[in-house]
């Protein structure tokens, strides 16, 4: 140094053919069941989609550059 590939909620992942409010498991709070707790059971919070820019009427999604894990190649 060059090439893949991966980064999406406190974890662990899906969405990849570009289209409307960004989901799923678990974890966390509330409540309800209980004599109190596991538990089940209902409702809820909780994301700049790794960071900057392009392209579009519209970007997690496709383009450029970096930044970072992983893997290969010199």
């Nucleotide at each position: 140094g060059c090439c893949c590939u991966c980064g999406u909620a406190g974890c662990g992942c899906a969405g990849a053919u570009g289209g409307a409010g960004a989901g799923c498991g678990c974890g966390c709070g509330a409540c309800g069941u209980u004599c109190c707790g596991a538990g089940c059971g209902u409702c809820g919070a909780g994301g700049u989609c790794g960071c900057a820019g392009g392209u579009u009427c519209g970007a997690g999604u496709c383009c450029u550059g970096c930044c970072g894990g992983g893997g290969g190649c010199a």